Record summary
c-di-GMP-I riboswitch aptamer from Thermincola ferriacetica, 111 nucleotides, folded computationally. It matches the Rfam family "c-di-GMP-I riboswitch aptamer". Gene Ontology term of the family: cyclic-di-GMP binding.
């Protein structure tokens, strides 16, 4: 140095949950709290998972405008266009390193 990890020692981290805070959300951060962890330290590179604000679509509905009868007026209806919006599908440029692999760094020891 590699490899290995103990009923050793010194220390370390902190799941769920709760509170606060940021975020559209997933989730992050701080405090409490410990299920666990020898890389549960760091990096989204490959796979995977989560979310879907923006974007694109579907479609219900509201508003506005337009078209349509042998002629005129008014109304209704149907259709078309534009636009707002509940719902819903796709989508990462968002996220997860405590899902797996990979990369980087590192404490104690060889009982």
């Nucleotide at each position: 140095u590699c490899c290995c990890g103990a009923u050793a020692a010194a220390g370390g981290c902190a799941a769920a949950c709760c509170c606060g805070u940021c975020g559209a959300a997933a989730g992050g951060c701080g405090g409490g709290g410990a299920c666990g962890c020898a890389a549960a330290a760091c990096c989204a590179c490959g796979g995977g998972u989560c979310u879907a604000a923006a974007g694109c679509g579907u479609g219900g509905u509201g508003g506005c405008g337009g078209u349509u009868g042998g002629c005129c007026a008014c109304g209704a209806a149907a259709c078309c266009g534009c636009u707002g919006u509940a719902a819903u599908g796709c989508u990462a440029u968002g996220a997860c390193a405590g899902c797996c692999g990979g990369g980087u760094u590192g404490c104690c020891g060889g009982a």